[in-house]
Molecule: transfer RNA
Organism: bacterium
RNA sequence: GCCCGGAUGGUGAAAUGGCAUACACGCAGGACUUAAAAUCCUGUGACCGCAAGGUCGUGAGGGUCCGACCCCCUCUCUGGGCA
Repeated sequence: GCCCGGAUGGUGAAAUGGCAUACACGCAGGACUUAAAAUCCUGUGACCGCAAGGUCGUGAGGGUCCGACCCCCUCUCUGGGCA
C1' cells in the first nucleotide's frame, strides 16, 4: 500500500430501514431467612426539571430517505489476511 471484519448501557451483547437497549451479568430497593447464601419481584443510558415532562444519545463528520445502529462517502481506533 491493497483486501476482509469490529466499535451499541457499568460489562458482555441482540437488533428486517420503523419504540435506541432485547437477553444475560452487574448494581439499587423489596420479599423469603434467626441471619446469610440461593431463589423470586421491581427498577436501572446521560443531562435538565420538585414533578409532569423536555433535550441528547449506537466511534467521529457528512449524505440518501418521510424515517438510518442498519444504505453510501470520508476519517479515527482496533483484529486478521496479502504484498